[in-house]
C1' cells in the first nucleotide's frame, strides 16, 4: 500500500429499514438475615467510534475519516 472483518451503557452482548435500543454482569435502593453472602423486587446509566449522504423513517444501507484484529505484498 491492497483486501476483508469489527466498533452498541462501566464490561460483555442482542437488535428483518419502522415502539421509548435487548439481556447478563457490575453499581444504587428496598426486602430477606442477628449480620454477611445467596436469593427476590425496583432503579440509575447509551444516542449506537466521528462526519456526510440515501430514505417518510438509519444502530441497520452508501461514502469518507478514526481505532483495532486478520490475510496478502
Nucleotide at each position: 500500500g491492497g483486501g476483508c472483518c469489527u466498533g452498541u451503557g462501566g464490561u460483555c452482548u442482542a437488535g428483518c429499514g419502522g415502539c421509548u435500543a435487548u439481556g447478563a454482569c457490575a453499581c444504587u435502593g428496598c426486602c430477606c438475615u442477628c449480620a454477611c453472602a445467596c436469593g427476590g423486587c425496583a432503579g440509575u446509566g447509551g444516542u449506537c467510534g466521528g462526519g456526510a449522504g440515501u430514505u417518510c423513517g438509519a444502530g441497520u444501507c452508501u461514502c469518507c475519516c478514526c481505532a483495532g484484529a486478520c490475510c496478502c505484498a
This is a predicted structure of a 73-nucleotide RNA (transfer RNA) from an archaeon.
Its Rfam family is "tRNA". From the family's description: Transfer RNA (tRNA) molecules are approximately 80 nucleotides in length.